[in-house]
RNA sequence: AGAGUUUGAUCCUGGCUCAGAACGAACGCUGGCGGCGCGUUUUAAGCAUGCAAGUUGAUCGGUAACUGCCCUUCGGGGUGUAGACGAGAAGCGGACGGGUGAGUAACGCGUAGGUAAUCUGCCCUAUAGUUGAGGAUAACUCUUGGAAACAGGAGCUAAUACUGAAUAAUCUCAUAGAUUUAUUUUUAUGAGGAAAGCAUUUAUGCGCUAUUGGAGGAGCCUGCGUCCAAUUAGGUAGUUGGUGAGGUAAUGGCUCACCAAGCCGACGAUUGGUAGCCGGCCUGAGAGGGUGAUCGGCCACACUGGAACUGAGACACGGUCCAGACUCCUGCGGGAGGCAGCAGCUAAGAAUAUUCCGCAAUGGACGAAAGUCUGACGGAGCGACGCCGCGUGAAUGAUGAAGGCCUUAAUAGGUUGUAAAAUUCUUUUCUUUAGGAAGAAAGCCCACGAAUGUGGGGAUGACGGUACUGAAGGAAUAAGCCCCGGCUAAUUACGUGCCAGCAGCCGCGGUAAUACGUAAGGGGCGAGCGUUGUUCGGAUUUAUUGGGCGUAAAGGGUGCGUAGGCUGGCUACUAAGUGAGGUGUGAAAUAUCGGGGCUCAACCCCGAAAUUGCGCUUCAAACUGGUAGUCUUGAGGAUAGGAAGGGAAAUCGGAAUUCCUAGUGUAGGGGUGAAAUCUAUAGAUAUUAGGAAGAACACCGAAGGCGAAGGCAGAUUUCUGGCCUAUUCCUGACGCUGAGGCACGAAAGCUAGGGUAGCAAACGGGAUUAGAUACCCCGGUAGUCCUAGCCGUAAACGUUGUUUACUAGGUGUAUGCGACAUUUAGAUUGCAUGUGCCGGAGCUAACGCAUUAAGUAAACCGCCUGGGGAGUAUGCGCGCAAGCGUGAAACUCAAAGGAAUUGACGGGGGCCCGCACAAGCGGUGGAGCAUGUGGUUUAAUUCGAAAAUACGCGAAGAACCUUACCUGGACUUGACAUGUACUGGACGUUUGCCGAAAGGUGAAUUCUCUUCGGAGUCAGUAUACAGGUGCUGCAUGGCUGUCGUCAGCUCGUGUCGUGAGAUGUUGGGUUAAGUCCCGCAACGAGCGCAACCCCUAUGUUUUGUUGCUAACAGGUUAUGCUGAGCACUCGGAACAAACUGCCGGCAAAUAACCGGAGGAAGGUGGGGAUGACGUCAAGUCCUCAUGGCCCUUAUGUCCAGGGCUACACACGUGCUACAAUGGGCAGUACAGAGGGUUUGCAAAGCCGCGAGGUGGAGCUAAUCUCAGAAAGCUGCUCUCAGUCCGGAUUGAAGUCUGAAACUCAACUUCAUGAAGUCGGAAUCGCUAGUAAUCGCAGAUCAGCAUGCUGCGGUGAAUACGUUCCCGGGCCUUGUACACACCGCCCGUCACACCACCCGAGUUGGUUUUACCCGAAGUCACUGAUUCAACCGCAAGGAGAUAGGUGCCGAAGGUAGGACUGGUAAGGGGGGUGAAGUCGAAACAAGGUA
Repeated sequence: AGAGUUUGAUCCUGGCUCAGAACGAACGCUGGCGGCGCGUUUUAAGCAUGCAAGUUGAUCGGUAACUGCCCUUCGGGGUGUAGACGAGAAGCGGACGGGUGAGUAACGCGUAGGUAAUCUGCCCUAUAGUUGAGGAUAACUCUUGGAAACAGGAGCUAAUACUGAAUAAUCUCAUAGAUUUAUUUUUAUGAGGAAAGCAUUUAUGCGCUAUUGGAGGAGCCUGCGUCCAAUUAGGUAGUUGGUGAGGUAAUGGCUCACCAAGCCGACGAUUGGUAGCCGGCCUGAGAGGGUGAUCGGCCACACUGGAACUGAGACACGGUCCAGACUCCUGCGGGAGGCAGCAGCUAAGAAUAUUCCGCAAUGGACGAAAGUCUGACGGAGCGACGCCGCGUGAAUGAUGAAGGCCUUAAUAGGUUGUAAAAUUCUUUUCUUUAGGAAGAAAGCCCACGAAUGUGGGGAUGACGGUACUGAAGGAAUAAGCCCCGGCUAAUUACGUGCCAGCAGCCGCGGUAAUACGUAAGGGGCGAGCGUUGUUCGGAUUUAUUGGGCGUAAAGGGUGCGUAGGCUGGCUACUAAGUGAGGUGUGAAAUAUCGGGGCUCAACCCCGAAAUUGCGCUUCAAACUGGUAGUCUUGAGGAUAGGAAGGGAAAUCGGAAUUCCUAGUGUAGGGGUGAAAUCUAUAGAUAUUAGGAAGAACACCGAAGGCGAAGGCAGAUUUCUGGCCUAUUCCUGACGCUGAGGCACGAAAGCUAGGGUAGCAAACGGGAUUAGAUACCCCGGUAGUCCUAGCCGUAAACGUUGUUUACUAGGUGUAUGCGACAUUUAGAUUGCAUGUGCCGGAGCUAACGCAUUAAGUAAACCGCCUGGGGAGUAUGCGCGCAAGCGUGAAACUCAAAGGAAUUGACGGGGGCCCGCACAAGCGGUGGAGCAUGUGGUUUAAUUCGAAAAUACGCGAAGAACCUUACCUGGACUUGACAUGUACUGGACGUUUGCCGAAAGGUGAAUUCUCUUCGGAGUCAGUAUACAGGUGCUGCAUGGCUGUCGUCAGCUCGUGUCGUGAGAUGUUGGGUUAAGUCCCGCAACGAGCGCAACCCCUAUGUUUUGUUGCUAACAGGUUAUGCUGAGCACUCGGAACAAACUGCCGGCAAAUAACCGGAGGAAGGUGGGGAUGACGUCAAGUCCUCAUGGCCCUUAUGUCCAGGGCUACACACGUGCUACAAUGGGCAGUACAGAGGGUUUGCAAAGCCGCGAGGUGGAGCUAAUCUCAGAAAGCUGCUCUCAGUCCGGAUUGAAGUCUGAAACUCAACUUCAUGAAGUCGGAAUCGCUAGUAAUCGCAGAUCAGCAUGCUGCGGUGAAUACGUUCCCGGGCCUUGUACACACCGCCCGUCACACCACCCGAGUUGGUUUUACCCGAAGUCACUGAUUCAACCGCAAGGAGAUAGGUGCCGAAGGUAGGACUGGUAAGGGGGGUGAAGUCGAAACAAGGUA
């Protein structure tokens, strides 16, 4: 410090997620030791048991118990000054220490101050005092009630308990004077007002009383700071203030009476929710954010609520009273209790410990002290809960052992791995054993001393026989957890097969999973490791530091203006802000730095700095603020001009439309893609004239004008607002923005009243359509118009808030004013204000903006923070309503989005091509048959191919074989290959039996070489293995189809762009062509095109048999038959020829195109081969090869028979036809290219009607042969019919091939003679030697051809042209598509699940108003009851008191309200879900933008 994730890719915006640190944690797996810490975060729920606050006999009366002593009849008694001590009186302490965080949003806390408005036990300091009396009362004894708790009566007694008296101050109060800002200080006078003793070594000590000052503590007041919600906007009657009184330690409405009507609040009152606050802790670079366990400070609370008493201090955790809930005891009458002290229990919960030891240390209470008490505290125990430290061994050790895992066809290799074993060593730890601390010296005693003290003596340890140290033993006692697709370090095998599962995000898993599970290996951390939860960080993703708002979320519809914020130049003063110095405080601990102590560290100790804050004080005066004065440039005013659809009202105008009346006139009009509804013979439309009505204002008119925006358009008049220019003058900062507020605010809509020509929601009708509640047409009502009011919203948009300043230009336009020149129109030029376009810097994600900024700055306002849910719900406000404003959450997704790029696509555009259409010729689709496919059938009808690009395709040949399928019979190292071991001598041939055959079982016969060891070969047995047309073409290679023989597809360097990418390859021409030329930030290059190759068309040369025959010769019925020849044809070989080369035209005078000449051929001459980058997961695992999987007495192998040939039917491809351009018969002519010795082609001759048979000359082929070409031509016949057309089907008889022709071949002859008379919608081929038509040959093949592949014969028609259909190429445009339009995607309905809203009600909680009742208790009044102290001889008095009354008053009750939960019949929308239904709304002109 970043990373992953939106896309085909890119940049941006933006969310989600991850890596880090932390924790009072929990859970899972695992676990050796020690140190230091921490340990009910939940239920302020309830608690059994024990302990947690007592102490003092040197305050007192005393003696229940123990010990001592005395006595004793051994039963016991006595003795309180012997040690001591139960209970009691009295004193001090139980207000500290310890716990918890319920309440509290508050002067509660923090910080800084005030108290002249206060109190303070114990302690310190100082002064003075401590005289003299009295009466009671607990205990105790007796007694009464009661179960108990406890209570009552009578009697006795003490005090440091209580009460008078005396004395007293610098104390308190009052009065007077002086003084002070002040209730201050001070003087005088008067009044009031204290006490307690105890011990003793007799020195004194400890106490007590009054007062002073202090220390520490407490109370109260104040400035500032201290969470969320405005869907909480008004709150408040003791409320705010005053006067007086009461009350308090003290101020104060703290309380009361009276008076006044205030007080708080947008700088957030009130209300609601949440919460103890802080030092700190966690995180962060910091600013911040989160948090408030342990430790420390403060506060609050003590079962819940209320109340006071005592006291220095409490309204009191282990005190009291009352009420309530709960628990317990009870003799039913009454009583007792409060763990949020330490342990512990129950419950709750994911979850948190021992009913331990000790007062040895530290601290506290009491005491003169010894000492007692102390669950504070010191320790131990439990828990890996955290932090820190240590260990589980070290060195050497390669037959790189065994085993595991991976790999290889195999030998073998790799890895685990120096790891192990083994050898040597060590002993932290462990076990045993021996020693053994520090923490502890005070207090106490003794001596000295006036004293603080000094010296000496002895005692005291829970932890603990612990830490630590020594010795012995022995590698001995000690390693796991998570991860390994990317982020993120680390990979392979097997299993599984969208299953099981994983997952933080993206995402893995559908048969080769580095992502699931296991193993091996590896990576990380390590007594821990992962997961979960939470916080901060990353997140500049709330942005002060440090973000934005044209299109991504985001500028308010517009103006005026209040508060607020900000505000021009100069001078002087001031000192609030600001700056500097000093000073107080900012507790300690923590954190940082430097040291030190535990072996180190954690931990602990010391010091420094820090604590960014607040207060006080001194100084400064630039800036901000304030005060005073002044200036003119901001702002405004005056004067003179100017332009304009600015606003309001009134009046007027013409054109058009519709309607009415009348005329002319006749059959249609109107409307549409086409129609119809409609209208018209009752006279329309058209046309002429007249009239009526309402609404809107053509031309001018514009990129133009005005207005704040909405908006504003015929003309004239009246009223009225704003703006601009010019010149001087005036005021003197009067300014900008603007939360709330107010006003304006299109259209539609609403209310009332008018008006209504045209147009036109709704509605009606006609069409269209599968439907058509639409688009189109015919009608048509609200409305549109006016008046008065409401509504308050718009894509109210420049999607750009207002204001000010600055920052290159160019060019229009509107208005005004200048300069210059002119006779005028100016063809010139400047300034200002508007309004447009282009463009530079700059900015921007890009697009773009660019003096009219989206640039550079300043001021103020508004708004945004992922998508959906949702501008919804609810509350509130406004509105007549419609609705508007404000405006969530649950839940859900990992995206949603902007700009640009490349493609693809479009019922977008432009250009161009192709038998693509058109123009033609011939077909298919109808018939019969052949063949292939689907379907069906079957034991099986083997398998594959599926739009184009499957279907006479694989198959260039299914009777057996083929054959892969079915049935049945057999075999198991196998039909076939290789290796090893053993056995045998065969293998083979002949032959018997069984059998459908395969095969089984017999019989006979029988090896080769040799160095004699054996080897070869064959068979058998055994083992490795063979074998598979079994699966996966979506694991593959190879091959192939298709786009397409279309003209495209790319690269290097350079340049442009943040980038994807672009450029080049686009543009202007041209071409069959990215072919070529020109231009150009491109320059070049590659694969394609073309050419090079083959055939064909012409010629030359050469060669001349098996070819040919012109001349010569011979011969034949005839024939190159023979001699001879190589001229011709022909066959081979090699060359030539064609290149837009020449001429003319056209063109940019380039490329090219058009025409012509010559030429066998002319613009690629014709044909073939040749198929770029790629597309279709196209086809093929059944040609072959091959990974993986599967079968292994079978999915392998052999055999026989059957099937692939089935047949209601559907489709494709063909053949033959339907006839006269024909059929039949007879005669007759002319090819090319091929085939032929393994069983081949086979002539002549003969036989058969024929298929064919016989025969066997010739041929290993330019020699012989298949082999007769057919259409054609000549002649005859048929004469338009189901025929002399057509030949299916069927019967009979045959031929050939073959072991075999039934299923199931082909052919022949005779007989039979079906459909069919030119084929619906639709659809195919072809542009010249082509279509059409005619036959021939070949491959396969024993046989089988309408198929396929070739060959030649005859031989046309048409193309104006590119509008349309299909396919393709280039450019451009739009896009929400990228699996790319066979795309994407919307809504209703149906089903399931989830959260939510409303809801008759019902049931809780909180809070509040009014009233009722009213405990305890303070206070007040009363007090006839009662009473020891004082007065008094007494009576009585003073004073006190039980009781009573009153105010207040908790809980409770009644009635009502508000807020907020739970639950609910039913209703509602929303979200999510697999392939559901209906349509087709959006994205392209998305088919109606």

The RNA shown here (small-subunit ribosomal RNA) has 1489 nucleotides and comes from a metagenome. Its Rfam family is "Bacterial small subunit ribosomal RNA". Rfam links the family to the GO terms structural constituent of ribosome and ribosome. RNAcentral holds the sequence, with entries from SILVA. The coordinates come from a structure-prediction model, not an experiment, and the mean pLDDT is 85.